[in-house]
RNA sequence: AUGCUUCAGGGUGAUGGCGUCCACCCCGAAACGCCCGCAUGGCUGAUGACGCCUUUUCGUAA
Numbered sequence: 001a002u003g004c005u006u007c008a009g010g011g012u013g014a015u016g017g018c019g020u021c022c023a024c025c026c027c028g029a030a031a032c033g034c035c036c037g038c039a040u041g042g043c044u045g046a047u048g049a050c051g052c053c054u055u056u057u058c059g060u061a062a
Base pairs, nucleotide, nucleotide: 009026010025011024012023013022016053017052018051019050020049021048033043034042035041
């Protein structure tokens, strides 16, 4: 000096916040949804997962 591994740390996981867990990445990265006849077309979801809060939408009741 370089490579690998481990620990710590930081970051990311299709639209907000917090907590926990999981996964991935190490700034040259992880990540930047799907279907489709490609059109002025269609579909799901505020989560990676769970819980809570907030925004939006629908239904019912007071």
A computed fold for a 62-nucleotide RNA from Aciduliprofundum sp., annotated as Fluoride riboswitch aptamer (crcB RNA motif).